RNA sequence: GAAUUGAACGCCUGGCGGCACGCUUAACACAUGCAAGUCGAACGGCAGCGAGACCUAGCUUGCUAGGUUGUCGGCGAGUGGCGGACGGGUGAGUAACACGUAGGAAUCUACCCUGAAGAGGGGGAUAACCCGGGGAAACUCGGGCUAAGACCCCAUACGCUCUGAGGAGGAAAGAUGGCCACUAUUAAUAAGCUAUUGCUUUAGGAAGAGCCUACGUCGGAUUAGCUAGUUGGUGGGGUAAAGGCCUACCAAGGCGAUGAUCCGUAGCUGGUCUGAGAGGAUGAACAGCCACACUGGGACUGAGACACGGCCCAGACUCCUACGGGAGGCAGCAGUGGGGAAUAUUGGACAAUGGGGGCAACCCUGAUCCAGCGAUGCCGUGUGUGUGAAGAAGGCCUGCGGGUUGUAAAGCACUUUAGUUGGGGAGGAGAAGUUGGCUAUGAAUAAUGGCUGAUGAAGACGUUACCCAAAGAAUAAGCACCGGCAAACUCUGUGCCAGCAGCCGCGGUAAUACAGAGGGUGCAAGCGUUAAUCGGACUUACUGGGCGUAAAGGGCGCGUAGGCGGAUUUGUAAGUCAGAUGUGAAAGGCCAUGGCUUAACCAUGGAACGUCAUUUGAGACUGCGAGUCUAGAGUCGAAGAGAGGGAAGCGGAAUUUCCGGUGUAGCGGUGAAAUGCGUAGAUAUCGGAAGGAACACCCGUAGCGAAGGCGGCUUCCUGGAUUCAGACUGACGCUGAGGCGCGAAAGCGUGGGUAGCGAACAGGAUUAGAUACCCUGGUAGUCCACGCUGUAAACGAUGAGUACUAGCUGUUGUCGUGCAAGACAUGACGGUAGCGAAGCUAACGCGCUAAGUACUCCGCCUGGGGAUUACGGCCGCAAGGCUAAAACUCAAAGGAAUUGACGGGGGCCCGCACAAGCGGUGGAGCAUGUGGUUUAAUUCGAUGCAACGCGAAAAACCUUACCUACCCUUGACAUCCUAGGAAUUCUACAGAGAUGUAGGAGUGCCUUCGGGAACCUAGAGACAGGUGCUGCAUGGCUGUCGUCAGCUCGUGUCGUGAGAUGUUGGGUUAAGUCCCGUAACGAGCGCAACCCCUGUAGUUAGUUGCUAGCGAGUAAAGUCGUGCACUCUAACUAGACAGCCGGUGUUAAACCGGAGGAAGGUGGGGAUGACGUCAAGUCCUCAUGGCCUUUAUGGGUAGGGCUACACACGUGCUACAAUGGGCAGAGCAAAGGGAAGCGAAGCCGCGAGGUGAAGCGAAUCUCAGAAACCUGCUCGUAGUCCGGAUAGGAGUCUGCAACUCGACUCCUUGAAGUCGGAAUCGCUAGUAAUCGCAGAUCAGCAUGCUGCGGUGAAUACGUUCCCGGGCCUGCA
Repeated sequence: GAAUUGAACGCCUGGCGGCACGCUUAACACAUGCAAGUCGAACGGCAGCGAGACCUAGCUUGCUAGGUUGUCGGCGAGUGGCGGACGGGUGAGUAACACGUAGGAAUCUACCCUGAAGAGGGGGAUAACCCGGGGAAACUCGGGCUAAGACCCCAUACGCUCUGAGGAGGAAAGAUGGCCACUAUUAAUAAGCUAUUGCUUUAGGAAGAGCCUACGUCGGAUUAGCUAGUUGGUGGGGUAAAGGCCUACCAAGGCGAUGAUCCGUAGCUGGUCUGAGAGGAUGAACAGCCACACUGGGACUGAGACACGGCCCAGACUCCUACGGGAGGCAGCAGUGGGGAAUAUUGGACAAUGGGGGCAACCCUGAUCCAGCGAUGCCGUGUGUGUGAAGAAGGCCUGCGGGUUGUAAAGCACUUUAGUUGGGGAGGAGAAGUUGGCUAUGAAUAAUGGCUGAUGAAGACGUUACCCAAAGAAUAAGCACCGGCAAACUCUGUGCCAGCAGCCGCGGUAAUACAGAGGGUGCAAGCGUUAAUCGGACUUACUGGGCGUAAAGGGCGCGUAGGCGGAUUUGUAAGUCAGAUGUGAAAGGCCAUGGCUUAACCAUGGAACGUCAUUUGAGACUGCGAGUCUAGAGUCGAAGAGAGGGAAGCGGAAUUUCCGGUGUAGCGGUGAAAUGCGUAGAUAUCGGAAGGAACACCCGUAGCGAAGGCGGCUUCCUGGAUUCAGACUGACGCUGAGGCGCGAAAGCGUGGGUAGCGAACAGGAUUAGAUACCCUGGUAGUCCACGCUGUAAACGAUGAGUACUAGCUGUUGUCGUGCAAGACAUGACGGUAGCGAAGCUAACGCGCUAAGUACUCCGCCUGGGGAUUACGGCCGCAAGGCUAAAACUCAAAGGAAUUGACGGGGGCCCGCACAAGCGGUGGAGCAUGUGGUUUAAUUCGAUGCAACGCGAAAAACCUUACCUACCCUUGACAUCCUAGGAAUUCUACAGAGAUGUAGGAGUGCCUUCGGGAACCUAGAGACAGGUGCUGCAUGGCUGUCGUCAGCUCGUGUCGUGAGAUGUUGGGUUAAGUCCCGUAACGAGCGCAACCCCUGUAGUUAGUUGCUAGCGAGUAAAGUCGUGCACUCUAACUAGACAGCCGGUGUUAAACCGGAGGAAGGUGGGGAUGACGUCAAGUCCUCAUGGCCUUUAUGGGUAGGGCUACACACGUGCUACAAUGGGCAGAGCAAAGGGAAGCGAAGCCGCGAGGUGAAGCGAAUCUCAGAAACCUGCUCGUAGUCCGGAUAGGAGUCUGCAACUCGACUCCUUGAAGUCGGAAUCGCUAGUAAUCGCAGAUCAGCAUGCUGCGGUGAAUACGUUCCCGGGCCUGCA
C1' cells in the first nucleotide's frame, strides 16, 4: 500500500431514496409507563356500568329523582381450569458430553392426531360474603353461611401397574345449543334424546424433552504427579429413566508425558473477514444449542422449572415506616444516571405474521409489523443538457513573446429526474360472519363439516408506493493528496525557526517534502485519520525454511520408551483405494431463473458442503499372524600394530638447596636501570649429599581413544579397533525424549608433599598516572590419595547411521600378487592428510573423511540489546551450574566478499627527503607585508604547506572603494519621448570647492524647406547606478598535490553482484618508458617527441655590424676607400640515433665501458600541468542567478585616512669587517628602454643638479661611467678609516601642491651591532655564493618584482632514519 469493520474521531463536508444495522465499555445502579393473561359455555355471586321489571315522591301522564330486584347485557374481587417452562433479553459463568459430527438404550411427554373402552352412586368442606379483632402499612386472626368440572369415599374396570403368577391394586365431570314421541310438573321446562365440547383408562403416532458413548474443540511443564465415593463388585435406596446418583460391606483400584492435576483465558456452532490454496483471525446482526436472570442456596407446584416479570432462606444495595415491621430486582420495550472514543424514541398499531385463553365474538401480546433518530454500512440517483473563442474579465506563472485556469464562465437554445405546490391513487385483505343452493353425517326439517353463489365491518404505516399537472436551472460538492514508494508542479512566505513525517527522510536564503496560493491527481455525499484482522511474510516453512563462518549440532558415550527398519512365501484386512445407503437444519456462499423502473434487497430451484456413520468389494504398499532365507548385525579361530586405560618398580639429564674444596669482588637483571644477592666470601668452578617434579633427542600433514585426552624404561592386570580364513546364529538392526556414566583447566573438602614455576601480595622501574606490560622476591596452587564440582573457542565452530556419486598424490596398519628373497612395483580392506571433476554454497569454500545425491532418528534456531540475566524449580559444602522470561529500548545487529583510505604492518622504488657540503633565516638597525591595538576612518580581500615585498608592474591630490563636512536626485553613464537651443567659447562676482548668479562672443552641416544628423539645456516616466550581500547559487581565471606517472574507455572473459581482468607478474626506465610473459585484444587523456632559447658547423645575406690584406688619415680612433675572410647579425640546413665496438642480459628491452664527436645516452634551459582533490581562492578585473538599496548602500566636491604604534610574526636590505674599508690608476659584458621620450658634447655647481641644444622613432643617436676583478698606497683588530641608524642645518628635482606623507644631494651627528638560543630555509654546475646592469609600473617615488650578463665553488658513502610521493601485498 490492498481487502475488510457493529467502528470511533475531524470545531472537515453533507441533496434525495431504498435495504440493512445501531452499549463491542459497568452481568454497573435504576425513577416512570408498558412487556401474561384469559375463560360467566366450570362455580357461588353482583362492587361498578347499561337495560328491564317493581315500589315511592314530584308533576308538564310519560318524564325526572330516590329505593328494591341477578331478571338480562355483562362483570370488580373470589373459587376453579388452561397459560405464566413459550415468546423476548444477555453472555456473567463454563475447557465441560457445554458445543459440533456420528451413533446408542434404560425413559417421560399437557395441548394435538388415530384406535379401544368408560363416564354408576354418595359425602364432607372452603374462599367469596357477613360479623368481630390486630396492624402505620403490607397483611392477618377468630366466628358464621355457601357453590362447583375444587376435594374425598364407594362401585366397576380391560388391553394398565405390581406379583411369589395364586393373586392384589387403581378412574372419571360435567357444560352449552337444539328437540318434546315417551316420564314428571300447570304452559314450558326438567329428566330424557341429540349435537358439540369437556372428563377417565389404555394402545399407537407426531413433535418435544431427559440420559449414555466415540471423535473433534485455546494457552502455560517456571503446573508432574492426581484421586477415599476415589475405581470396581454385591445388597439396599432413589429417579420418568441406565449409572457411586446415594448408602452399607468387600476388593485396591482409576487417571497421567498421546500431558492427568493445577493456573490463565473463553459461551459453542452454522457462519463471517482474509488468503491462489493450505491456513490465519473471528463468533455483531440472522439461525441452532447451552448457560444465566441482584449475589449464593433451596425446594414447592406442574406434563414440563429447581422457574427473568413465582415461593422460601441468607447476603449486598435501594425505598417506605407510626421503628414494631414491610417492599423491590429492566441481561423484556422505551427511558435515566454512570462508565466510555462510542451506539437511537419514555412513538403508533394489533391492520398483517405468530403466540396464550375462549365454542365463539373477543381479550391480551414493547413477540411482531411500522414510524422516529444516526451518511453507521451497502446500493441507486441527482446537483443539469447542447451550443458557445473576443480563447472576455479576474487569478496564477512567464524566457514578457505568451502560457494556463478554459468551453470553463457569460451569452444563446433546451430539459425537469429528485425537491416544492396541487390533484389522483394501487397493493399489503386472504377470511371469519350473514344469507341462498348442493352434499356428507344424523331418526331429523336440529346441530356440525365440505363445495359453491351473493353479501361482507375492519389499514398502524399513511399526506404510502405509483401516476398526472404547474412553475422554474431554479434548491443541491466536498475531502484528501501532489519528494520516492505512488497518479499529480509551479510561485510566494519562512530560513534546522515555524513546522512535516507511514518508511526513507525534508527545513541552516533560490524548499515540487513546512505554510499559503494558482494549477493538477484521486475518490465523491462523502473524504481523510486512528484502531483492529488477514495478506504481502517461504518472517513458525503441512503445502513451504534452516543449523561450517549470518540465530542454530547436545562436551562425549551407553541405553529405556518411542520412531524407523533386509530378502521371500502365505493368511488377514487395521491403515489405504473404490462403490452404495444414511446423514451433513434453515439461512449464508456459488449457479440459473424470477420480483421490486435498476441495483442493493427479496423469492424459487439446483449444485456443493465431512479425516462422518453403516455396508459391499479390492489386496499392490504399510501394519498384524505364521513359515523360510543370509547380503545387515553378531559369535568362534589365526595374526600383527598402537603415547588406549589401571597398578607396582626402576633410570639418567637438568634446576634448586645443603656440606666440603679452589678462588676474589663483584654477581644478577634490563631498552637503560634499580630493588635483590655478595668481604659473615657471593657469582664462577670441582667433589659429595638431599629432595621434588617433568621425561630432551627419537617426534612425523605419525599412532591410539567415544570425547576429555594419552609420550623415559620394565613387569602385571585390562578395553577397543583392524586384517585374513572358514564355520555358526538368523534381522538379533539404526536412532534415541527422559535416565545412567565419562568429562581439560581452574576451583572446593580431608590428609600428605613442595625442586622448579607461580594468581594474590611486596618491592624496583616505566609513565601525566601505571592497581599493567619489564625486573627482584613470593603464598595459595601446580604433584599424590580419596571425595566433590560438571563447565571451556569441550572446535572440524560441521549430531549419529546407511547407500550412491570422476580422478590424482603422500602417509599408516594388515593381507595378496610379480620377484629365489629383499628393495621395488602393483592390488584389496581399514585409518589419516594434500589437490581436484560433477554437484552444492550468499560468498568464502566443501568436494567418497561432503557442506554432493537420498533415506531414518535425535538435538537446536526464528532481529539486536536487556540476557550464558531476574523470579521459581532442581543440583552443589561453597563458588556456582542446569532450566529460563518480561518490562523497556534500538533500526538495526550480523555474515561473506568488493573498492578505497589509513597504520608508531611488510616488500620494491623515487625526490636537495635525509645524509655529505656551501650559504642563510632566527639576535641588531632599517625597509616592507600581516596580526593586534588605536582611530571619525585607519576601505576591502588573501590565513598551514598552497595568506603575510600577496591582489598593489608605484596611496602626497587623483587613484580610493573608507571617514568628516557641503551639495545633486531621470541622476556622472546607456536607450526612448516632448520642448527649446547649433556646437562652442570668454569675462566678472560669491564660495573650500562642487556649484550658483550676471553679462558677452558665436549662428555652423544636409534639406524635397516640412524638417533631419551630431551636440547642449529643460521636463515627464520607463529606467540608470551600487567596489552593497552571497565564491556554500555560478561562468571564467588561478593555486595545490605535481611535470608526480598516473587516470580511463570499447569489445571480450571471469564473478549472482559490488567489481575484477587489461593496468598484475619477470626485467628495465626519468616515465603505465620499453621488452618478455599473460584471457585478454586494442584505444584515449597523460609520459616522450613535435615548438622556443642556448651549445658546433655549413649555406645565403653584408648595413647601421666587422676589419685580415691593400690604400688614405688622425693626438688617438674602421675615421675614410676597398673588402665580406673573421666576429657578429638572422633565416635556412646539417648534427645525436644507443648509430659503431666490447661486455652483461631470455638471442629481448635495456644497462656498463670505449671510440669518434662541439655535444652521448631526455646535452642544458623554457613553454607545455592527465582523470581528479581541497564546497581551496576570486561576486573588489570581468561576466552572472537570487537578495538588498533608489532625495541613497547612487552621484559630485574639499579636507582627512589607507603612512597611526605598547607589541608579535613573515619576507628582505645593510652590517658586524682585513678573502675587508678608504683613496688613486687601468680593463672587460649581456639584455633592454627611448618622441608629452632618450637627451650627447660644451659650460656652471663639492654634489643632487642646472644650462645647453647636436643626434636619434634608433645594430647608426642616446640612457651608459658596468661592478666585483686587477695594480699601487693606506688602515692593523679597535665599536675601529668597521657599521651606518638617528638627528640638526643647508639644498636639488618632480609636481596645482611635498605639513600630515616623496626621492635625492652636501656638511655635521655616528645608535644597535664583534656572526646570533631553541628552531629553521635554499642549493647538485655555469648551480650555490658573490658582483653589478636593464626593464615594467611611473610626473616624482624600490632594499620589492621581472629579466640580463660578470666572477665562480664545495659535496653526495649511502637509503637506516625525518618529510612527501608511486607500485605490490596481508598469514594467524
Background:
The RNA shown here (small-subunit ribosomal RNA) has 1372 nucleotides and comes from an uncultured bacterium. Its Rfam family is "Bacterial small subunit ribosomal RNA". Its family is annotated with structural constituent of ribosome and ribosome in the Gene Ontology. The coordinates come from a structure-prediction model, not an experiment, and the mean pLDDT is 84.